This is a predicted structure of a 74-nucleotide RNA (transfer RNA) from Volvox carteri f. nagariensis. The RNAcentral record of the sequence draws on Rfam. Rfam family: tRNA. From the family's description: Transfer RNA (tRNA) molecules are approximately 80 nucleotides in length. NCBI's taxonomy places the organism under Eukaryota, Chlorophyceae, Chlamydomonadales, Volvox, Volvox carteri.
RNA sequence: AAAGGUGUAGCUUAGCUGGUUAAAGCGCAAGAUUCCAAAUCUUGAAAUCAAAGGCUCGAAUCCUUUCAUCUCUG
Numbered sequence: 001a002a003a004g005g006u007g008u009a010g011c012u013u014a015g016c017u018g019g020u021u022a023a024a025g026c027g028c029a030a031g032a033u034u035c036c037a038a039a040u041c042u043u044g045a046a047a048u049c050a051a052a053g054g055c056u057c058g059a060a061u062c063c064u065u066u067c068a069u070c071u072c073u074g
Stems, first nucleotide, its partner, number of pairs: 001073001003071005010026004019057001028044005050066005
C1' cells in the first nucleotide's frame, strides 16, 4: 500500500429481508432469607448500538467516509 472481518450495558453475547419500549447471562445496587456470609428469590440502575453524513414515513440493521482493532497479501 491492497483485500477482508469485527465494534451493541463494567464483561461476554443476541438482535431475521429496516417496523414503533434494543434483549439475555455474568457482574453491580437495594430488599427478603441468615447470628453473619454464601447460595436462592424479588426489584432496580446501567448501552441514544465506534464517529459523522446520506437514503427512508421509519435505521443497531441499507449506502458513503472516517476511527480503533484483528487476519491475510505484497